[in-house]
A computed fold for a 73-nucleotide RNA from Dysgonomonas sp. GY75, annotated as transfer RNA.
């Protein structure tokens, strides 16, 4: 440098043909216990890397940029 790839919740990751943003742990709350841990039900938590564009509508399609991985020279 050139080529691919991956960025979404505090973490690990799902999201299908463009159409309500989600699941597991972690956190808090209740219940359950003599307590404590398991477990059970319920909460909360998002500028989906950053600008542009297409569209009635974008995590999802295109263009640019950043960051990381990984190949090749």
């Nucleotide at each position: 440098g050139c080529c691919g790839g991956u960025u979404u919740a505090g973490c690990u990751c799902a999201g299908u043909u463009g159409g309500c943003a989600g699941a597991g742990c972690a956190g808090c709350g209740c219940a359950u216990u003599c307590g404590u841990a398991a477990u059970g039900c319920g909460c909360a938590g998002g500028u989906c890397u950053g600008g542009g564009g297409u569209u009635c509508a974008a995590g999802u399609c295109c263009c640019c940029a950043a960051a990381c991985c990984g190949g090749c020279u």
It matches the Rfam family "tRNA". By type it is a transfer RNA. The organism belongs to Dysgonomonas, within Bacteria. The RNAcentral record of the sequence draws on ENA.